A computed fold for a 112-nucleotide RNA from Thalassobacillus cyri, annotated as SAM riboswitch aptamer (S box leader). Of the family's consensus pairs, 97% are formed in the model. Rfam family: SAM riboswitch aptamer (S box leader). Rfam describes the family as follows. The SAM riboswitch is found upstream of a number of genes which code for proteins involved in methionine or cysteine biosynthesis in Gram-positive bacteria.
RNA sequence: CUCUUAUCAAGAGUGGCAGAGGGACUAGGCCCGAUGACGCCCGGCAACCUUUCAGACAUUCGUUUGAAAAAGGUGCUAAAUCCUACAGAUUUCUUGAUCUGGUAGAUAAGAU
Repeated sequence: CUCUUAUCAAGAGUGGCAGAGGGACUAGGCCCGAUGACGCCCGGCAACCUUUCAGACAUUCGUUUGAAAAAGGUGCUAAAUCCUACAGAUUUCUUGAUCUGGUAGAUAAGAU
C1' cells in the first nucleotide's frame, strides 16, 4: 500500500510553547482564527486492543453477553466524518426538506 471486520449525532482545558492560516482531497456552502486558530507539550476524554468478575454455549483451546477497571499499545480532544455531491424512497411545490443505502475518509483489531 491492499483486503476483512467493527465503530464514527456521546465525551474531553480559563494550562504552557509558538505565531498564520485552518476545518483530509476536488467543487459548492458554512464555520474556526492575532480576544492567538492549526500544530507541539502537559492535562483530559473514551474504552478498540488489554485486565478482572458474573452468566450462557462448548468443554481441548475457546466463543459470546453483561458489569467494572485504566497499568500498558493506540486513538481522540469546535461544529454529525461540519454539511452537500452518487442511487432510491417519502414529502413539498421549488428546487427545497427528511429517511435509507452507496462512494470517499478516519480509527482500532486482524490478514497478505